[in-house]
Molecule: transfer RNA
Organism: candidate division WWE3 bacterium CG22_combo_CG10-13_8_21_14_all_39_12
């Protein structure tokens, strides 16, 4: 230099014909117990790496860019 993959909650990850984002663990509150653990219920937490474009509407499509990983030379 060229090609490809990944980037979504504190962490690990879902989210396909584009229709306003979820789970598990962790955090906090409550129930249960004499108490602890385990178990159950609930709450909060995100402008989806960044910018622009298409669209009535974008995590999703297009362009550029950043970071990490892999391959080729």
């Nucleotide at each position: 230099g060229c090609c490809g993959a990944u980037g979504u909650a504190g962490c690990u990850c879902a989210g396909u014909u584009g229709g306003u984002a979820g789970a598990g663990c962790a955090a906090c509150c409550c129930c249960u117990u004499c108490g602890u653990a385990a178990g159950g219920g609930g709450u909060a937490g995100g402008u989806c790496g960044g910018a622009g474009g298409u669209u009535c509407a974008a995590c999703u499509c297009c362009u550029c860019u950043c970071a990490u990983c892999g391959g080729c030379u």